[in-house]
This record gives sequence, structure tokens and C1' cells, in this order.
RNA sequence: AGGCUGGUGUGGUCUAUCGCUGCGCUUUUUGGCGCGGAGGAAAGUCGGGACACCACAGAGCACCAUACUUCCUAGCGGGAAGGCUUCGCCCUGGCGAAGACAGCUAGUGCCACAGAAACUAUACCGCCAUGCUGCGGCAGGGUAAGGGUGAAACCGUGAGGUAAGAGCUCACGAUCAUGGCAGGCGACUGUCGUGAUGGUAAACCUUAUGGGGUGCAAGGCUACAUACACCGGAGCUUUCGGCCUGGCCGAAAUAAGGACUGCUCGUCCGAUUCCGGGGGGUAAGCCGCUAGAGCCUUUAGGCGACUAAAGGCCCAGAUAAAUGAUAGAUGAUCGUUGCUGACGAUAACAGAAUCCCGCUUAUAGCACCAGCCUUAUU
Repeated sequence: AGGCUGGUGUGGUCUAUCGCUGCGCUUUUUGGCGCGGAGGAAAGUCGGGACACCACAGAGCACCAUACUUCCUAGCGGGAAGGCUUCGCCCUGGCGAAGACAGCUAGUGCCACAGAAACUAUACCGCCAUGCUGCGGCAGGGUAAGGGUGAAACCGUGAGGUAAGAGCUCACGAUCAUGGCAGGCGACUGUCGUGAUGGUAAACCUUAUGGGGUGCAAGGCUACAUACACCGGAGCUUUCGGCCUGGCCGAAAUAAGGACUGCUCGUCCGAUUCCGGGGGGUAAGCCGCUAGAGCCUUUAGGCGACUAAAGGCCCAGAUAAAUGAUAGAUGAUCGUUGCUGACGAUAACAGAAUCCCGCUUAUAGCACCAGCCUUAUU
């Protein structure tokens, strides 16, 4: 210098004319004026909420989710800073990446094939000692250090010891658990002891923590309209009070049944009542609907994510769905050139619908950061 990969940011601006549209003001009306009008992901609908209703509001089980520590946040399976483990590079201490990092000494499973044998096991080859022998071997005993198979053979290396061997004994180590001391908010780190020694939990499971449901097609209001003497099933009680005194009115409780998630308890609704079936009418308009866990600037605090204060700003609310078209200038990149200029070309992914915060996915070009490769020079 070039290329590749990953990450972060950005991904147009101004003027004029015409058109569409929200709000405000004005106008007898047509109209007029002013201020605005689609993203970093608006996408996926994967998470968390705000808000609304069930509902006045629960408990248990099931089911689901999360899982190193501390902090941030409305909250999250999100973010920040750390710890530990593993891997790569350089080199003895750093840099980068990944982690679905609670538990296998609660229990139950699984570890194919190969191999003698894969939770406490076994002897294929081998080694040692005894007996026999036709000298080729055979029998029974001991062994797991050496070899083989395998991802893994039951912690490793060395020494002693032994008939040959084995944590059998010792020394030094590895991993896990645990006790003391020191440091740290903590996960943990260092050191000195003790004990133990297959793997696997995005295997079943155990432990700890958390979770009510449905979702703007939530929900609320207004107008219009109609046909139910329809069918089936269940219930049709009790108490109290009042009055015009068995008649009416009112209240409370309860029945069949219903609601609260799937179940159980519990609570609530419920007497011209409830559940189910058939048929008919309506589908219009308004609200919800955008002032927010909002944005910008400055200061202070914090390693940081962020927090606090002060000042300023208002920046889409459509409803079959507006947010556009044309022209010029300019910005970015690229190419050519007669080179303080001119000409030409290019611009990805993509379009709000209750709102906000995350995650995931897509993305031409340009800029920055990190890593790797190639080339040249020193």
C1' cells in the first nucleotide's frame, strides 16, 4: 500500500412550482395564511412493559422461563464492568475470541463401533512363580507396570518395594470438595492443611428465583334497525321490612348454572333466572389516537452502562389508508478531462397504524476501529 473478515457510525440537504394531508387562524361559501407530515431497521412478532378489560381480589398443584458476581434499567431471556474455564497468537506476561459458566458425593438413564472389559469391571498379547513335558507346549495360580482397541481403560511423573506388579509406601504435581489465615462489596485470588479421584443435565431429574389471562381486532360512547307467542333442558326457594293486607313493592341470602387459565380450593354474579339450539336485524359514526419511562444542550457524579439538576423544543396520526411529482443548485462516491474548473454516472435494505424499551434479520457506498493475508522498503 492492497485485499479479506468482524464491529461501530452514516445512509442526503436547500430553493421554486404544482398536488395530497393533520392542526390552528380567517372566510357567506369556493377559498386564503401559518406551522408540520414515513425508518435505522418502520421488518420478524422473538422478549419486556405502559394502558385496557375479566375483577373487589387470592392460595396450592400443574405448566413455562431463567441460572457465575456486582451494578444499570419501568422491566427483560437486555446492557455495563468484572470473575472463572477453554481456545488462538505473541512470548513469560499480555492481546483477542467463545461460554446454554447452579448441581453427577439425591436418584434414574446413556457412553455406538472397536475392544478381554466402559462403574467399579476384566485379562487379548504379555510378565512372574509352581507342576508336567514328546522341548512344540499344556494345566492351574498371581498380576494390571508394558503393548493393543478406543473420545475415554479409572488421576499423572519419579523413586522405593516385590516372585512379577499395583497408591502398596514415599516425594512432587493436576482436578474437585472442605477447614484456617490474608485480600476483595462479591463471584473469587494467594497460602498452609485434610479428604476424595471416568464422562454426560440444549439427558430425565434436583435446587434456587420468577410468572394470572387476553390483547387497540383491548376497551368505551352515540345513532339506526329488527321477529322472536320459536325449540330443548335445568331452576322457580328462604328470611326481613314497608304498604292500599296473601296482594304489591323493596332488600338480603341462596338454587340450577356462569366468571376468575388447565385442575382443586376459595371468591364473586345469579329468581319475569340460567345453559344450549334455530332464525332475524345492525356492521354507520366518534373516542381510544399521540405531551411521552419523550428529544436536544450544558453542568456535576460514575471505569462504564447510566443518574441528577438547569435551560430549551413539540417533531405523522392516516382509516382503503396522506407523507408526492417536476426543475435547478449542492453534498457523498466513482470515471474522463483541455485539471482552482467542466462533463457524465451511481446511491443499498426498504413504507408508520396504540405506544415505548430490547433482541434478531436485511443493507450499495463512505468513514473509523480491530484481526488476518499478500507485496514493497528499512
This is a predicted structure of a 378-nucleotide RNA (Bacterial RNase P class A) from a Bacteroidales bacterium. The RNAcentral record of the sequence draws on ENA. Taxonomically the source falls in Bacteroidales (Bacteria, Pseudomonadati, Bacteroidota, Bacteroidia). Its Rfam family is "Bacterial RNase P class A". From the family's description: Ribonuclease P (RNase P) is a ubiquitous endoribonuclease, found in archaea, bacteria and eukarya as well as chloroplasts and mitochondria. Its mean pLDDT, the model's own confidence on a scale to 100, is 76.